Small-subunit ribosomal RNA from an uncultured Gammaproteobacteria bacterium, 1379 nucleotides, folded computationally. It matches the Rfam family "Bacterial small subunit ribosomal RNA". Its family is annotated with structural constituent of ribosome and ribosome in the Gene Ontology. The RNAcentral record of the sequence draws on ENA. The prediction has a mean pLDDT of 84.
[in-house]
RNA sequence: AUGAACGCUAGCGGCAGGCCUAAUACAUGCAAGUCGAGGGGUAAGAGUCAGCUUGCUGACUACACGACCGGCGCACGGGUGCGUAACGCGUAUGCAACCUACCUUUAACAGAGGAAUAGCCCCGAGAAAUCGGGAUUAAUACCACAUAACAUUAUGAUAUGGCAUCAUAUUAUAAUUAAAACUCCGGUGGUUAAAGAUGGGCAUGCGUGACAUUAGCUAGUUGGUGAGGUAACUGCUCACCAAGGCUACGAUCCUUAGCUGGUCUGAGAGGACGAUCAGCCACACUGGAACUGAGACACGGUCCAGACUCCUACGGGAGGCAGCAGUAGGGAAUAUUGUGCAAUGGGCGAAAGCCUGACACAGCCAUGCCGCGUGUGUGAAGAAGGCCCUAGGGUUGUAAAGCACUUUCAGUAGGGAGGAAUUAGUAGGGUUAAUAACUCUGCGAAAUGACGUUACCUACAGAAGAAGCACCGGCAAACUCCGUGCCAGCAGCCGCGGUAAUACGGAGGGUGCGAACGUUAAUCGGAAUUACUGGGCGUAAAGCGCGCGUAGGUGGUUUAUUAAGUGGGAUGUGAAAGCCCCGGGCUUAACCUGGGAACUGCAUUCCAAACUGAUGAACUAGAGUACGAUAGAGGGGGGUAGAAUUCAGAGUGUAGCGGUGAAAUGCGUAGAUAUUCUGAGGAAUACCGGUGGCGAAGGCGGCCCCCUGGAUUGAUACUGACACUGAGGUGCGAAAGCGUGGGGAGCAAACAGGAUUAGAUACCCUGGUAGUCCACGCCGUAAACGAUGAUAACUAGCCGUUGGGGGGAUUUACCCUUUAGUGGCGAAGCUAACGCGUUAAGUUAUCCGCCUGGGGAGUACGGCCGCAAGGUUAAAACUCAAAGGAAUUGACGGGGACCCGCACAAGCGGUGGAGCAUGUGGUUUAAUUCGAUGCAACGCGAAGAACCUUACCUGGUCUUGACAUCCUGCGAACUUUCUAGAAAUAGAUUGGUGCCUUCGGGAACGCAGUGACAGGUGCUGCAUGGCUGUCGUCAGCUCGUGUCGUGAGAUGUUGGGUUAAGUCCCGUAACGAGCGCAACCCCUAUCCUUAUUUGCCAGCACAUCAUGGUGGGAACUAUAAGGAGACUGCCGGUGAUAAACCGGAGGAAGGCGGGGACGACGUCAAGUCAUCAUGGCCCUUACGACCAGGGCUACACACGUGCUACAAUGGGAAGGACAAAGAGCCGCGAAGCCGCGAGGUGUAGCUAAUCUCAUAAACCUUUUCGUAGUCCGGAUUGGAGUCUGCAACUCGACUCCAUGAAGUCGGAAUCGCUAGUAAUCGUAGAUCAGAAUGCUACGGUGAAUACGUUCCCGGGUCUUGUACUCACCGCCCGUCAAG
Repeated sequence: AUGAACGCUAGCGGCAGGCCUAAUACAUGCAAGUCGAGGGGUAAGAGUCAGCUUGCUGACUACACGACCGGCGCACGGGUGCGUAACGCGUAUGCAACCUACCUUUAACAGAGGAAUAGCCCCGAGAAAUCGGGAUUAAUACCACAUAACAUUAUGAUAUGGCAUCAUAUUAUAAUUAAAACUCCGGUGGUUAAAGAUGGGCAUGCGUGACAUUAGCUAGUUGGUGAGGUAACUGCUCACCAAGGCUACGAUCCUUAGCUGGUCUGAGAGGACGAUCAGCCACACUGGAACUGAGACACGGUCCAGACUCCUACGGGAGGCAGCAGUAGGGAAUAUUGUGCAAUGGGCGAAAGCCUGACACAGCCAUGCCGCGUGUGUGAAGAAGGCCCUAGGGUUGUAAAGCACUUUCAGUAGGGAGGAAUUAGUAGGGUUAAUAACUCUGCGAAAUGACGUUACCUACAGAAGAAGCACCGGCAAACUCCGUGCCAGCAGCCGCGGUAAUACGGAGGGUGCGAACGUUAAUCGGAAUUACUGGGCGUAAAGCGCGCGUAGGUGGUUUAUUAAGUGGGAUGUGAAAGCCCCGGGCUUAACCUGGGAACUGCAUUCCAAACUGAUGAACUAGAGUACGAUAGAGGGGGGUAGAAUUCAGAGUGUAGCGGUGAAAUGCGUAGAUAUUCUGAGGAAUACCGGUGGCGAAGGCGGCCCCCUGGAUUGAUACUGACACUGAGGUGCGAAAGCGUGGGGAGCAAACAGGAUUAGAUACCCUGGUAGUCCACGCCGUAAACGAUGAUAACUAGCCGUUGGGGGGAUUUACCCUUUAGUGGCGAAGCUAACGCGUUAAGUUAUCCGCCUGGGGAGUACGGCCGCAAGGUUAAAACUCAAAGGAAUUGACGGGGACCCGCACAAGCGGUGGAGCAUGUGGUUUAAUUCGAUGCAACGCGAAGAACCUUACCUGGUCUUGACAUCCUGCGAACUUUCUAGAAAUAGAUUGGUGCCUUCGGGAACGCAGUGACAGGUGCUGCAUGGCUGUCGUCAGCUCGUGUCGUGAGAUGUUGGGUUAAGUCCCGUAACGAGCGCAACCCCUAUCCUUAUUUGCCAGCACAUCAUGGUGGGAACUAUAAGGAGACUGCCGGUGAUAAACCGGAGGAAGGCGGGGACGACGUCAAGUCAUCAUGGCCCUUACGACCAGGGCUACACACGUGCUACAAUGGGAAGGACAAAGAGCCGCGAAGCCGCGAGGUGUAGCUAAUCUCAUAAACCUUUUCGUAGUCCGGAUUGGAGUCUGCAACUCGACUCCAUGAAGUCGGAAUCGCUAGUAAUCGUAGAUCAGAAUGCUACGGUGAAUACGUUCCCGGGUCUUGUACUCACCGCCCGUCAAG
C1' cells in the first nucleotide's frame, strides 16, 4: 500500500468503490428512435354530429396517429479485454497519395416530363414465421431530357515554386455530368463548385515482454513492367520477367499479454501493476462474407456455415445481456428485476415535444478514505468485590458509588434554502446592404424538482441508546498467580513445554490501536541479495586447459575541414484528469474547484568547435621488417653408444634360493641362487642436474646429423598506427581408453595363489594378462593449479640466480651499470583474514570469460560431437536453514619436543589359593531400615545393633498429641500400696498441702478442655545453604594499564638457562600487581640462659637387707619458658661476569635437615534433604506418638578389606634385660589371701611427673623338637566355668579340659613402600555396662634397591593437525533389522 477475502466485534455521517473467477449459459422487463412542416392515408384512442336506443353502426375534425412509402439517426452513447508482441499503442513527422453527412462562408442554379411501387382492397398457401397472385395509388421515393463550370477526362501553351515522381496560377480546344419540394409567405429544404471547421484514412523514424534446450525463415516471397482495383500510395490483386528479401543489433517458431495518461512503492535510479476516471485499439454466441451508407464489413442490421437453447400441427421456424437490473453456475469473493428525464448531454423535429438503464439520484455492503460520538467536572472511607502478598500491605483506582453539570450524534416535533438555467416578450450593443437571422448585456409574466420526511435551523426529554480487537520471552511497547508436566499445545524467525513455564490454557494486571482490531494472500521497500546509479571471481559461488584469429568493442602525435555524437539559445508539441505549489467552496477533513508549475521526452531551427567520430595531409615514441651476434631437455625425422634387467647357450659349482614385521605361496638335486664367457631382444638414458634452461599450454633430458619455430641482444636503415582484446570459428592438448597393424625386456590394472585379519574381494609377498613402446586414426578430459584471463602504463628497496650488452681493474676467480627471464624477504597500498606486494591479489585503462544459498545436479530431457566409453550445452519438481571461507580459545591425536611422579624399572613385603573376622552385591524374608557404587562405594556414615539405639516388621494402644507457645478451668509439686495386662495403659488407694503477696492474686509444676498449631529419619542433593571428596601440594589461575589485532583474542605467562616450584636470572611491547609456591605457625634433631616439684643425684652427709628413703644440692637427665643456630654465609670449579649446579671446609644439623597443619582459579548437576539448616510438594484418629516381641546377626553364591597360618631366621619350656605415649572418681584399683585360669576377695593409695592401669614384646642365655600335616596350624565341636548387664535363646566377650578342619607359600592378575622408610614386635587411647583381627596414636628392632626414562599410568609446558567445543565416552559414513 490493496477493486481484497476470512475471524471476532459494531453507534452515526460525508466522499468514493463494488464478478479480479466461467469472452460460461441466460427466464423476464427495459436500454433507438423520431419527423403529419415529405407522402398515400386513418387501425386504436379523443371530441362533435347522425342513425338509433342503453349498446352498436356510420360520418366529420385535428393541438391526434398504429402500420406503410420517404428523410435523418441507428457507425454516437453504453459494455467487455477474447484476440493481438502488431505501425496495435506511445511519441514525433509526412500525405506533392486521400475522404469527410449534419454545421459555417462564398459563387452559381432549380426549366420541363415520365414510368412504377408499398400501403389499402380482393384471392390463395401455411400450425406459425411468413409468402405468392391480381387490381389500384402518392411523394422531398425512382428514371430520362434540357441548362452548366472554377468539376472530371484528353491534348497543348506561359510564368512561378518545389521534394525525384511534380505543385500552383493564367489560358486554348473537345467530350461528359445536377436538382425537390413544403409553406403560417417570414422562411425552411434541394443541386453544383470552391473554401473552412470537425471527424477519419494511409505512410514513416524511434520506443514498447520472455525463451537460443527455437538458427535459419520466405514463392506473392523481394523487386520491375503492364493491367485491374481503392477515397487514396502500395504485390492490394493478376499476367510476365528477374532472384531477390529478412536474420546473431536475434529473423522464424513457441509462450505470455490489450497499449497509454497513470497507480503503488522507492532518497533516487528503478521495481511491480494497468480496477475506478480519461485517450486509442480490438471484440459483440463461434467462424466467414459482403450489402446499405458521408461513415460499418455494423453489440440490440443482412446472408452463409457451426455449436447450443426454444417453438412446432414434424412440413418448417425463432434466438444471441462482454447494455441496465436480474437468474443459474463457477468461486475465498463483489450490490436493486429501484426512482426520474428535474439537471448535464445525445437522436429526430421549425417547434411544442417524444425517446434516452447515457446520465442524475436513491437502495445494499465498515470494501476503503475522512470526520464525530459513546459524556464533563468533582469525588479517599483510597468502599465492596477480584488479583497478588515477604501477611505489613500492594494493585484494580478517582476508577465506581455519591454530588454538580452538559446534550454533539441518535430519537420526537416544527420550520426550511440551493440545485431553475433556458424559452415568449422587451431595451441596448456587435455583425451585416439590412430594421432579417445570429450573438452579447439588462429587464422579464407564467410554468417546471426524481432526490425529498433533502442540507440546514429551532424546540423537547434524559447520561439517557452507543467498545471492541490483538498482544505482553527477544526482535517489539507491555508481568504476575494458578493449571498442565516434551502431554495438551504455541510458533513470523530464534525457539518454548520433561513439576517452581513472564513463551501452552485460564485469571488478575498491563501495552497498542480503536468502530474497528487481527489473520491470510499478493506488491514495492529494507536487499549494494542481478550492483546503470551501485557487487564480485587466489582460499567463501565464480578465469574457458592453451594458442591463432573473424565480427564486434577500444585505440599514439600534429594539423585542416566537417558537425554525427556533445554543449547552449529559440520555436512547436508533450490532451484533460492525476502528482506538486498558491488560492477558493462544503462547520473541519476526506472530497470538489480556479490559477500556476511540472511533464526530465520528441521534432525543427540557429550558434559553438574543446573532446569523441568522419574525411584529407603529415609524424615516429606503439607495432613490424632488414643486418650481425647469443643461450637453450623448443619441435619433427634419421642414425648410433654404453650401463643395467630379463631370456637363451656353454663352463665352474652344490643345496638351498627368494621373500617378510614374522612367514608362506614360488624357484631348485631333471642342478637353482651364485659366478665366468657368448648371444638375443625391448625399454629407458645414472653422474652432470641446479626454486637451472626452453616452450602458448600440455610438456621437453645419452650422443651425432638433417629440417624447422620462437626468444634475447647490438648498431644502423626502412614501413608509418599496420595496434590490443576477441562472441562464434579453428588448431594444439597429460594420463587412461578405443580402432587397425606391429612390438613386448622390465613394470603392471584384471586375475590366481600365500599371508594378515573377527572377516580382508585391501594394505604385504609370489606370479601374471591387457596396457605401457612404434606407425596411422579417434577421444578432448585432469587438483589441465600460481586453484590468480590477455595487453599497456605507473608506484620504495635489499639479497640471490640464468642469458646478453656497456664501462673499469687485473690479464682474466673481481667491481659498477643496463636489459630480458627466474627465486627469496619486505615499504606504501590492498585483503574478511590468511596473505599479495615492479613476476601485485597495489593504482589506472581496454576487451573477453564466468558467479548469484546448500542439496537435487554438472544430473534428466532435447540438440550437437563420438566406433564406443563418454563429452559439451543444461533445467525442474522436491527438500533444508543452513552449506561455506579465514582466523580464535580450548579439548583431543595409536602427532612432535622437553620435564615430573613408587609411573615404570631395580628391590623388599603382600593380596589373589586356606580358615576365620568384617563390609558389599545377590538371594531370602513379615522385616532383613536408609544412604555410599570406577579411580574418588565396599573394617565407608557406624569412636562400637542383646533391650535401648532403631529410622524396619508384627501385634497392642493414643489423637492438641512424646516435644514448643498462647487461652480457660481445676489441682501444690510430689508420693505409698494393691489389682488387671507382655508392657504401654487403666482402675483403686496412702501420705502431703509447700514458695512470694499490696490478700485481689502471682511463679514453677501436674491434670482436663478448646482451637490456632505441633510432629514427619516422608519426596526432591537435578531447587538450595553449610560441610566434604577428587584432579592435586599438581604449578598453575588471573587482573590493571599499555601495545597489537576489524574482531574473537593475543601480549604479559612465550624464548635461553635454572629450580621441588610461574623458584630465580638473562633476554623481551610490555610494565606492574593479585590468588597459589616458598616463608611466617607447631613437633622433632644441637647448644645456651632462667626456673627446680611430684622429676634428677655428681660431690658432702644420714639411714636401710635393699631402694633419692632423708638432710641437702642445681652439676647431669628431664620438665617448660625464652634465646642461639643454617644464610649457598665461606673456599674451589662449571656457567654468560647471572641465576644456579658440583665438590670441600667448618658444624649437632647443608643446600627445602625430618615430619605436620596449610589445598589457587576451577572440574565432576561428584557426595550428603538420615548431623544441621532450608524452598517447594506430600501425610494430619496418621507417612505423627507410645509399648512388647522380632529384625538390622538370614545364606546355594560373588567381590573388597583384614587377622591367623602353612613353620627350624621357627614352635615349646625355664631364666634374664631395655621403652615411649597415654588413661583414671558412677573411675584406675596396689599389696595380701583364694582359684590351674578367666576371676573372686580386699581395701591402702590416687582428682595424678607422687598412686593405679602396668609384667612391654620381639631380644639375650640354656634346653627340646628334626621336616612330619608335625611339639606346625589353630578352625570347628562337646563339656565345665567367669564377668558385665533388668535380661547373654535368637545374639556378648573371656577362662579351663577335650576335640584338632583347611592349609606344605598360592593361576591369570594385582597392591604398598626410597630411610629411622619397608618389614617385624609389642603398648596405649577413643567409643563403651559388656562386646576389636577395625580405627587413632606410641615407641622397640631395623633392611634391600634406584642403571635409567624406551615402554604402561597420571600430570605440566611449548608446538602441530582437526569437519571436535555437553569438547574422542566427540563427530560421522554405509549396510541390515524394527517402527